[in-house]
RNA sequence: GCGCCCGUAGUUCAACGGAUAGAACGAGAGCCUUCUAAGCUCUAGACGAAGGUUCGAUUCCUUCCGGGCGUA
Numbered sequence: 001g002c003g004c005c006c007g008u009a010g011u012u013c014a015a016c017g018g019a020u021a022g023a024a025c026g027a028g029a030g031c032c033u034u035c036u037a038a039g040c041u042c043u044a045g046a047c048g049a050a051g052g053u054u055c056g057a058u059u060c061c062u063u064c065c066g067g068g069c070g071u072a
Base pairs, nucleotide, nucleotide: 001071002070003069004068005067006066007065010025011024012023013022018055027043028042029041030040031039048064049063050062051061052060
C1' cells in the first nucleotide's frame, strides 16, 4: 500500500430503520447496622467525526480518524 473486521456509559456488552439508547460491574447519595462489609432504594453517566439516503439512522451508504487481523 491492498483486503477484511471492529469503534455505544469509567469497564464488559445489548439494541427488526421507529418507545425517554438498556443491562451488569464500577461511581455518588440515602436506608439498614454500634462501625464496616453484605443487602435494599435512588441518582449521574455513552452512540469516534463529518456528510448522504430516509417521514424517521446506533442501525443503511460515502469519506476521514482510531484499533485489530491478513497479505506483500
Overview: Transfer RNA from a Candidatus Falkowiibacteriota bacterium, 72 nucleotides, folded computationally. NCBI's taxonomy places the organism under Bacteria, Bacteria candidate phyla, Candidatus Falkowiibacteriota. Rfam family: tRNA. The family's RNA type in Rfam is transfer RNA. The same sequence occurs in records of 2 taxa.